[in-house]
RNA sequence: UAGAGCAGCCUGGUAGCUCGCAAGGCUCAUAACCUUGAGGUCAUGGGUUCAAAUCCCGUCUCCGCUA
Numbered sequence: 001u002a003g004a005g006c007a008g009c010c011u012g013g014u015a016g017c018u019c020g021c022a023a024g025g026c027u028c029a030u031a032a033c034c035u036u037g038a039g040g041u042c043a044u045g046g047g048u049u050c051a052a053a054u055c056c057c058g059u060c061u062c063c064g065c066u067a
Stems, first nucleotide, its partner, number of pairs: 003019004013050001021037005043059005
């Protein structure tokens, strides 16, 4: 870090999970259940690299600790 909550970062290689939302299936119908889909400048500006959410530097915000 998707509308909400979080993983992934240490060890670079398709951006994931749960809930929610939309559509379809099922049902007399609703819920539940099943399938599919939409939704991401990965806080931000640069650097390294074939390749950066991940490594390096700066900045901003938040949390914690010391004074």